[in-house]
Context: one part of a larger RNA
RNA sequence: GGAUGAACGCUAGCGGCAGGCUUAACACAUGCAAGUUGAACGGAGCACAUUAAGUAGCAAUACGAGGUGUCAAUAGCGGCGGACGGGUGAGUAACGCGUGAGCAACCUUUCCUUCACAGGGGGAUAACGCAGCGAAAGCUGUGCUAAUACCGCAUGAGACCACAGGAUCACAUGGUCCAGGGGUCAAAGGAGAAAUCCUGAGAGAGAGGGGCUCGCGUCUGAUUAGCUAGUUGGCGGGGUAACGGCCCACCAAGGUAUCGAUCAGUAGCCGACCUGAGAGGGUGAUCGGCCACACUGGGACUGAGACACGGCCCAGACUCCUACGGGAGGCAGCAGUGGGGAAUAUUGGGCAAUGGGCGAAAGCCUGACCCAGCAACGCCGCGUGAGGGAAGAAGGUUUUCGGAUCGUAAACCUCUGUCCUUGGUGAAGGGGCGAAUGACGGUAGCCAAGGAGGAAGCCCCGGCUAACUACGUGCCAGCAGCCGCGGUAAUACGUAGGGGGCAAGCGUUGUCC
Numbered sequence: 001g002g003a004u005g006a007a008c009g010c011u012a013g014c015g016g017c018a019g020g021c022u023u024a025a026c027a028c029a030u031g032c033a034a035g036u037u038g039a040a041c042g043g044a045g046c047a048c049a050u051u052a053a054g055u056a057g058c059a060a061u062a063c064g065a066g067g068u069g070u071c072a073a074u075a076g077c078g079g080c081g082g083a084c085g086g087g088u089g090a091g092u093a094a095c096g097c098g099u100g101a102g103c104a105a106c107c108u109u110u111c112c113u114u115c116a117c118a119g120g121g122g123g124a125u126a127a128c129g130c131a132g133c134g135a136a137a138g139c140u141g142u143g144c145u146a147a148u149a150c151c152g153c154a155u156g157a158g159a160c161c162a163c164a165g166g167a168u169c170a171c172a173u174g175g176u177c178c179a180g181g182g183g184u185c186a187a188a189g190g191a192g193a194a195a196u197c198c199u200g201a202g203a204g205a206g207a208g209g210g211g212c213u214c215g216c217g218u219c220u221g222a223u224u225a226g227c228u229a230g231u232u233g234g235c236g237g238g239g240u241a242a243c244g245g246c247c248c249a250c251c252a253a254g255g256u257a258u259c260g261a262u263c264a265g266u267a268g269c270c271g272a273c274c275u276g277a278g279a280g281g282g283u284g285a286u287c288g289g290c291c292a293c294a295c296u297g298g299g300a301c302u303g304a305g306a307c308a309c310g311g312c313c314c315a316g317a318c319u320c321c322u323a324c325g326g327g328a329g330g331c332a333g334c335a336g337u338g339g340g341g342a343a344u345a346u347u348g349g350g351c352a353a354u355g356g357g358c359g360a361a362a363g364c365c366u367g368a369c370c371c372a373g374c375a376a377c378g379c380c381g382c383g384u385g386a387g388g389g390a391a392g393a394a395g396g397u398u399u400u401c402g403g404a405u406c407g408u409a410a411a412c413c414u415c416u417g418u419c420c421u422u423g424g425u426g427a428a429g430g431g432g433c434g435a436a437u438g439a440c441g442g443u444a445g446c447c448a449a450g451g452a453g454g455a456a457g458c459c460c461c462g463g464c465u466a467a468c469u470a471c472g473u474g475c476c477a478g479c480a481g482c483c484g485c486g487g488u489a490a491u492a493c494g495u496a497g498g499g500g501g502c503a504a505g506c507g508u509u510g511u512c513c
Stems, first nucleotide, its partner, number of pairs: 001513004006509005013382005020374001021340001026338003030335003035080003041076001047070005054063003087293003096218008106210003111206001113204003117200001119153001121151002128143006158185004163180001165178005189198003219265003226256003231253004236248003268290004272283004295316005318329004346372001348371003354368001355366004385415004395406004419454001420450006429440001457502005462483003468497005478485002
């Protein structure tokens, strides 16, 4: 000098953009953050329309159990989604990450495409009714009922399994293809008047996503020198989507390390960011990729996918409710609270846009996101007026008393209107068509009027280092980044005048180059 997620002191007019718990992965009141589907399904209830047994009445008519339809709406059963999106950086020195390869050892819901199908049956169960237990959370018995829920049968383009044959490729185990007979394995319907659309099941290919393996790279300490029994390898099995001591039985005695094993400390990694001419050094906030975690520890279930932040079970600590028998909870989601700290914001608006989930759609949900609020935290831009105005007012400071300086500075004259104030007008963001939709926001912009009016500070002036005098003080009070100033004329302390630097900031402190 540059940089900063900064903090502190003094000061402060406006706008645009960006960023804002670096500390206690400390504890959390309250609200919201993941639902959706009635075009998979049965049913209860409300409203409306329609029909109508019947009742009252002489009749007109009124009431009206029940049926049908429509709308809206909720709990249940079923489907899809809750594995994404959002947060954090505790752990991790590791194939975790980066980079480059490999899988002849693998998986993949939805989507695209191709082939070939959807025949015919069955038994349940929630909801609901009844009965009961419990303070509650909730639970039990019994009786019905539906499905795109569940289970057999049929069919088998095909797939898989074992058998046996041929061809071909090869990278060690082997891979691919063809034909054969045998065994196993499918499906579901919904909407519509219909056309048709949506959906289901099997197989192949693709896209995208993931799993595994390997080469190389990836901090400090030797005042850590040896470490290792599932340890290293084999054979056989189990398990997995898949290879593998991943796990198990048996057998062998290996494996690793001064090219630093093991141990200890520290740490999420990268694209990048800061600095530097570069080499390099430092950092890993925001944004993007990967990983890990979700009160602490462990476990599996469901599922295409989890060992699952707002799912389940167990144990533990903590908090809460309780009728003392027993229950409930997990902000490292968005706000917000306490605490810690030098220090870090609103319990805001909206789904209008972008994107996501569900749905045929309308649409619903979305603290993702888009906006607004707070704080000069940063970067950038603008303003605080412009021109004229003298041997130079007053006043301040100083003086050798002549003057010098503040100083064209002011006053005064002539202008301008950025920002500001008031009034008016008023968006884009709605892409191609037909219709709608704007939180921001009456915002930005534009027009008119008003009036220099409302808008400058901070640090420094001994040398380094741009900028000097007076007074006060008298090794005191104080300054100080280093050298050093101060003990009676201090350009170094304090004040004043003047000057220098930067400027809505300026200085100090911390950290990095």